[in-house]
Molecule: c-di-GMP-I-GGC riboswitch aptamer
Organism: Deltaproteobacteria bacterium
RNA sequence: UCAGAUAAAGCCAAAUCCCGAGCGAUCGGGAGACGGAAAGUCACGGGUCUUGAUUGACAAAGACAGCCGGACUGCCUGAA
Numbered sequence: 001u002c003a004g005a006u007a008a009a010g011c012c013a014a015a016u017c018c019c020g021a022g023c024g025a026u027c028g029g030g031a032g033a034c035g036g037a038a039a040g041u042c043a044c045g046g047g048u049c050u051u052g053a054u055u056g057a058c059a060a061a062g063a064c065a066g067c068c069g070g071a072c073u074g075c076c077u078g079a080a
Base pairs, nucleotide, nucleotide: 001079002078003077004076011036012035016031017030018029019028020027021026034066040072041071042070044069045068046067047064048063049062050061051060
C1' cells in the first nucleotide's frame, strides 16, 4: 500500500423494554442482539425525517453517519 472476515483474539450494537432529555424527528444510560470489516469520527454533497404556516406553497431552524457518496483515523490476518 492492497486484500480479507468461512479463521483466531477482540470491537460495535438493530428492533424491543425501563429510566431520563427534547415541541418533535431523535438523543443519553441500562438490559438486549438484528446485523456490521470501519455499524469509528465528520453534516461537505445528495437524500429522508421533524418543527413551522388557518390550508397549500416558500423561507428558516433542527435530526439521521446502522440511507448513498466523500474526507480523516484505526484492530487482526495475509500478500507485495